[in-house]
């Protein structure tokens, strides 16, 4: 200094341009239990930042930033 990848709830992880952004676990109300735990509803919470393209962008281009791998 250069390529290449990712970047979505507290944490993990889906999601090939249009339909409420979805499950896992966490946490938090209620069931169930003598009471904890299991387990059963139900709630709560998210698309890195700016720009361009599109009738429409979490998804496509560009730029940043921030991880991880690589070359030198």
């Nucleotide at each position: 200094u250069c390529c290449g990848a990712u970047a979505u709830a507290g944490u993990c992880c889906a999601g090939u341009g249009g339909u409420u952004a979805g499950g896992a676990u966490a946490u938090g109300u209620g069931g169930c239990u003598u009471u904890c735990a299991c387990c059963c509803a139900c709630a709560c919470g998210a698309c890195c930042c700016g720009a361009g393209u599109u009738c429409a962008a979490a998804c496509c281009u560009c730029g940043g930033u921030a991880u991880c791998g690589g070359a030198a």

This is a predicted structure of a 72-nucleotide RNA (transfer RNA) from Elasticomyces elasticus.
Rfam family: tRNA. Its family is annotated with triplet codon-amino acid adaptor activity in the Gene Ontology.
Lineage of the source: Eukaryota > Opisthokonta > Dikarya > saccharomyceta > Elasticomyces.
The coordinates come from a structure-prediction model, not an experiment, and the mean pLDDT is 82.